[in-house]
Molecule: SAM riboswitch aptamer (S box leader)
Organism: Oceanobacillus jeddahensis
RNA sequence: CUUAUCCAGAAAGGCGGAGGGACUGGCCCGUUGAAGCCUUGGCAGCAGACUUGAUUUGUACUGUGCUAAUUCCAGAAGCAUUUUUGCUUGAAGAUAAG
Numbered sequence: 001c002u003u004a005u006c007c008a009g010a011a012a013g014g015c016g017g018a019g020g021g022a023c024u025g026g027c028c029c030g031u032u033g034a035a036g037c038c039u040u041g042g043c044a045g046c047a048g049a050c051u052u053g054a055u056u057u058g059u060a061c062u063g064u065g066c067u068a069a070u071u072c073c074a075g076a077a078g079c080a081u082u083u084u085u086g087c088u089u090g091a092a093g094a095u096a097a098g
Stems, first nucleotide, its partner, number of pairs: 001098006011040005019029003023075004041067003045064004049059002071092001076089005
């Protein structure tokens, strides 16, 4: 850079000691312990392997990923509207494969 997906799913312990949720705004999480590191579990998205009559199904075996809140919500444009909300597309971001 290209393509696909992002309303499902899944936590305990040790060290640590104040931040974290990409960015900005909001709103949350955090001394009943944040980030980070380690250990053990768990989930099942993508690719592979195995399975299967099969392009289907199944297995967490391999690589990677994930394990508060829809990617926490919005951000740009448009539509509707009881003027505050709803919806659609996009941008940005994340992950995988190439």